Molecule: Bacterial large signal recognition particle RNA
Organism: marine sediment metagenome
RNA sequence: CGUGCUAGAUGGGGAGCUAGCGGUGCCCUGUACCCGCAAUCCGCUAUAGCGGGAUCGAAUGCCCCUUUGAGGGCUGACCCGGCCCGGGUCUGCUUUGGCCGGACGGCGUUGAAAAUUGGGUCCUGCGCGGCGAAGGCCUUCGAACCCCGCCAGAUCCGAGAGGAAGCAACGGUAAGGAGUUACCUUCGGGUGCCGCAGGGGUGCCUGAUUGGAGCUAGAAGGUCACGGCAAGACGAGUCAGGCAGUUCGACAAGGGGUGCACG
Numbered sequence: 001c002g003u004g005c006u007a008g009a010u011g012g013g014g015a016g017c018u019a020g021c022g023g024u025g026c027c028c029u030g031u032a033c034c035c036g037c038a039a040u041c042c043g044c045u046a047u048a049g050c051g052g053g054a055u056c057g058a059a060u061g062c063c064c065c066u067u068u069g070a071g072g073g074c075u076g077a078c079c080c081g082g083c084c085c086g087g088g089u090c091u092g093c094u095u096u097g098g099c100c101g102g103a104c105g106g107c108g109u110u111g112a113a114a115a116u117u118g119g120g121u122c123c124u125g126c127g128c129g130g131c132g133a134a135g136g137c138c139u140u141c142g143a144a145c146c147c148c149g150c151c152a153g154a155u156c157c158g159a160g161a162g163g164a165a166g167c168a169a170c171g172g173u174a175a176g177g178a179g180u181u182a183c184c185u186u187c188g189g190g191u192g193c194c195g196c197a198g199g200g201g202u203g204c205c206u207g208a209u210u211g212g213a214g215c216u217a218g219a220a221g222g223u224c225a226c227g228g229c230a231a232g233a234c235g236a237g238u239c240a241g242g243c244a245g246u247u248c249g250a251c252a253a254g255g256g257g258u259g260c261a262c263g
Stems, first nucleotide, its partner, number of pairs: 001263005008056003011029004019045005033053005061258007071248006078242002081239003085235002090232002092229003096225005105216003114210008122199006128192002131188006138179004147172003155164003
């Protein structure tokens, strides 16, 4: 150097699943055969996918070590941000009430605050007036007969003189109807700048005496108290990022090692 074999290679890793190891599936790298099985799984046992086939083959390949490091997992009482929940101690906000305050305004020597006192408004009773209703009084109408007076005509009794009863008309009245200023009686009331007495006295109005300069309403502001809000702060949780630690780790770089037989 050539020929033929064999080992080996024809991707790897992370999380998850699993007693554990791989695979299918997901993710990251990267380009590195084919067929069948496989997530309510498929196959295996620390020699850890199973079964069948193909290509390369001791090589710029394979194994090991070092460096580097994509990416993933775990932890954190650290940093920062968002969301959500909680309570009502802190900061803050706020309704109401009390106290202080009192610019400006109003009242005040034609007398403030304060004190004393009288009256009214209020309730009850009595009285007076007024309004309304009813009744009475008054006027008038008003009884064929069962009201009165007087009784024409007519009727009855008597010998007569005379007497009796009595319809109509007329006059007057009862029951009842109509009217009514004034007057009388009774009853009633959301009646009255009314009177007398008693009661009551929170509020309002008004008068007098003492007194001798303040009084007053809301707003600003301050303070206190009950309550409310839950913005900030506090606490719990969750999510994402940063940082730190730890773990696994692809690709890549460097180094080392690398079989047999024949010619």